[in-house]
Source information:
The prediction has a mean pLDDT of 81. A computed fold for a 73-nucleotide RNA from a Bacillota bacterium, annotated as transfer RNA. The source organism's lineage runs through Bacteria, Bacillati and Bacillota. It matches the Rfam family "tRNA". Rfam links the family to the GO term triplet codon-amino acid adaptor activity. It is annotated as a transfer RNA.

């Protein structure tokens, strides 16, 4: 250069045919326990990479740009 594929909470990933942004672990609180780990139970945490179109409505569709991985030359 060209193709395809990811990008969403701190990590790790789910979001089905466009209709209320979720779950595990972690962190903080809390209970249990003599004390800690273990365990239960809770809160909190998001600009769905970045700009724009489409739509009544977009994390989902279309266009572009990052960046990350594999492939062709």
């Nucleotide at each position: 250069g060209c193709c395809u594929g990811a990008a969403u909470a701190g990590c790790u990933c789910a979001g089905u045919a466009g209709g209320u942004a979720g779950a595990g672990c972690a962190u903080c609180c809390g209970g249990c326990u003599g004390u800690u780990a273990a365990c239960c139970g809770g809160c909190a945490g998001g600009u769905c990479a970045c700009a724009g179109g489409u739509u009544c409505g977009a994390g989902u569709c279309c266009u572009g740009u990052u960046u990350c991985a594999g492939g062709c030359g």